[in-house]
SAM riboswitch aptamer (S box leader) from uncultured Ruminococcus sp., 91 nucleotides, folded computationally. Model confidence (mean pLDDT): 80 of 100. Rfam family: SAM riboswitch aptamer (S box leader). Rfam links the family to the GO term regulation of gene expression.
RNA sequence: CUUAUCAAGAGCGAUGGAGGGACAGGCCCUGUGAAGUCCGGCAACCUGCGAAAGUAAGGUGCCAAAUCCUGCGGUAGUACCGAAAGAUGAG
Numbered sequence: 001c002u003u004a005u006c007a008a009g010a011g012c013g014a015u016g017g018a019g020g021g022a023c024a025g026g027c028c029c030u031g032u033g034a035a036g037u038c039c040g041g042c043a044a045c046c047u048g049c050g051a052a053a054g055u056a057a058g059g060u061g062c063c064a065a066a067u068c069c070u071g072c073g074g075u076a077g078u079a080c081c082g083a084a085a086g087a088u089g090a091g
Base pairs, nucleotide, nucleotide: 001091002090003089004088005087006086011039013038014037015036019029020028021027023071024070025069026068040063041062042061044060045059046058047056048055049054067085072082073081074080075079
């Protein structure tokens, strides 16, 4: 850069010690312990098995809230749709 998906799923653990939720505006989570790390778990993509439904958990990934909501445009309409941006996988 291209492409697919993004409204499901996942600890009352250990360690750590103040931040975090991509960015902006909100609004949230957090010393009733944040981020990170370990263990544990989930099963999105690739991969193995299978005619298929599925299954395994090998490689990445993920484990508060719809990608937390909005952010640009359309309709006029509380919302919905399409993009943009972001995240993850594959090439």